About this RNA
This is a predicted structure of a 506-nucleotide part of an RNA (small-subunit ribosomal RNA, 5' domain) from Deltaproteobacteria bacterium UBA2409. The sequence was found in a public genome assembly. The coordinates come from a structure-prediction model, not an experiment, and the mean pLDDT is 87.
Context: one part of a larger RNA
């Protein structure tokens, strides 16, 4: 010199755009982050008005609303964080003839007819609570046979083409096997529900190369490396297991220690490189700590289940409940790191036929000079070079055109009047941001300069104090009585809403 998710110190106007726990993956009050759908379904309140009333109460309305509950589909998405992991990870290029895929788009062909339950609700218990038993009542697009059925799966005999000799594709015969649910509409018709082929876009695995440090780590390995049965997954593999062989991997660094998410990229460099991995954006892992399977196209699941554990909270001591590395905030820790804010108005999500619901993703606002840019703190004139500082060789120099005082403007900021784009889909309606950007008038130089340095390196020097003391210091070095180096003063130099210093990288 050039950067910084930066901290300190001393100052501090304004706007516009981005950033903000780098420390304890410490622990967490409290409110909010995932719900939808009455076009599947079968039940269904009160409270309030009204009216009648034998004063008990009863009816219409409230409303098939609320508030549940079966049942669908999302909850594997979005957000968060980097503990772990040196390779079950990541980067590129490639394979799956070794797979899978709800929802979406193309296309064929189907939805005939039955059956048992069960929640909810009653009725009877049990507990202090979470919650839970028995017994009855009932429905579905919830379950369960059966009927049909192929270009689907399975077998068995074929054919032809390919071929890496495993096998693939295409076709034909013949056994078995497996399907489905309704709703809304007068109806047309719409949604949907089942088989089966292709697609799109997504995941599964798998191969090659690359991917810090360390030899004061040289020998590792018995599911180890293979084969054969057999089991397991969508799937290929010792992925698992019985038996057999004795192999596999290593100085082209195994094993084993230490360290770390990787990557686009960022920072610096002329480059070559070297550090670096904050926001954005890709992938990976993880969700108090281990462990584990349940659903489901997909988890071995952050606001989901067991178990086990530590910790913290409730109990009537029998027994429960909890998990901010989801937005905010609260404590700890720390040199440090924000509001317990507004609204779905846009733009994307999930659910609905739709209307709409929900959405701390988002879009906004709030604080912070943390950063970068942009702007202002006045402009022109003005010499008896005023006073007052400060220096003088006591003429004078210098602060200085700088001040006053003359003429002028009004950016920013103040006040006041207006007042958007951002809305589109869809004819209407819809804007959190916001009475904000912005546009005009109104006053009036008015409300706006600081810091660090001035021996050389390096731009910039004199007095007066102190006197190897007090203190400076990035290196060389200042300081023991004339210090341009220490402290204060005048002045200058330098950058400026910021300068400085420290830390860490090139």
């Nucleotide at each position: 010199g050039a950067a910084u998710g930066a901290a300190c110190g001393c100052u501090g106007g304004c706007g516009g755009c981005g950033u903000g726990c780098c420390u304890c993956a410490g622990a967490c009050a409290u409110g909010c982050a995932a719900g939808u759908c009455g076009c599947a379904c079968g039940a269904g309140a009160a409270a309030g008005u009204a009216g009648c009333u034998u004063c008990g109460g009863c009816u219409a309305u409230g409303a098939g609303u609320a508030g549940a509950g079966u049942g669908g589909c999302g909850c594997a998405c979005g957000g968060g964080u980097g503990a772990g992991u040196a390779a079950u990870g990541g980067u590129u290029a490639g394979g799956u003839a070794a797979u899978g895929u709800a929802c979406c788009c193309u296309c064929u062909c189907g939805c005939u007819g039955g059956g048992a339950a069960u929640a909810a609700c009653c009725a009877a218990g049990g507990g202090a609570a979470a919650c839970u038993u028995u017994g009855g009542c009932u429905a579905a697009u919830a379950c369960c046979g059966a009927a049909u059925a192929g270009u689907c799966c399975g077998g068995u005999c074929g054919a032809a083409a390919c071929u890496g000799c495993g096998g693939u594709u295409u076709u034909g015969a013949u056994c078995g096997g497996u399907a489905a649910a309704g709703c809304c509409g007068u109806a047309a018709g719409g949604c949907g529900c089942g088989a089966g082929a292709g697609g799109a876009g997504c995941a599964g695995c798998u191969u090659a190369a690359c991917u810090c440090c360390u030899a004061u780590c040289a020998g590792c390995u018995a599911g180890u490396u293979g084969g054969u049965g057999g089991g397991g997954u969508a799937a290929a593999a010792g992925c698992c297991u019985a038996c057999c062989a004795a192999g596999g991997c290593g100085a082209c660094g195994a094993c084993g220690g230490g360290u770390a998410g990787c990557u686009g990229g960022u920072u610096u460099g002329a480059g070559a490189g070297a550090a670096u991995g904050a926001u954005c954006a890709g992938c990976c892992a993880c969700a108090c700590u281990g462990g584990a399977a349940c659903u489901g196209g997909a988890a071995c699941a952050c606001g989901g289940u067991c178990c086990a554990g530590a910790c913290u909270c409730c109990u009537a001591c029998g027994g429960g409940a909890g998990g901010c590395a989801g937005c905010a905030g609260u404590u700890a820790g720390g040199a440090a790191u924000u509001u317990u804010g507004c609204g779905c108005a846009a733009u994307g999500g999930g659910c609905g036929a739709a209307a709409g619901c929900c959405u701390g993703a988002c879009g906004c606002a709030g604080c912070a000079a943390c950063g970068c840019c942009g702007c202002g703190u006045g402009a022109g004139g003005g010499a008896g070079g005023a006073a007052g500082g400060c220096c003088u060789u006591c003429g004078g120099g210098u602060u200085g055109u700088a001040a006053a005082c003359c003429u002028c403007u009004u950016u920013c900021g103040a006040u006041g009047g207006g007042a958007a784009c951002g809305a589109a889909a869809c004819a209407a309606a819809u804007g959190a941001c916001g009475g904000u950007a912005c546009c005009c008038a109104u006053a009036g130089a008015a409300g706006a300069a600081g810091c660090a340095c001035c021996g050389g390196c390096u731009a910039a020097c004199u007095a007066c104090g102190u006197g190897c003391c007090a203190g400076c210091a990035g290196c060389c070095g200042c300081g023991g009585u004339a210090a341009u180096a220490c402290g204060u003063a005048g002045g200058g130099u330098g950058c400026a809403a910021g300068c400085g210093u420290u830390g860490u990288c090139c």
Description
Taxonomically the source falls in Deltaproteobacteria (Bacteria, delta/epsilon subdivisions). Its Rfam family is "Bacterial small subunit ribosomal RNA".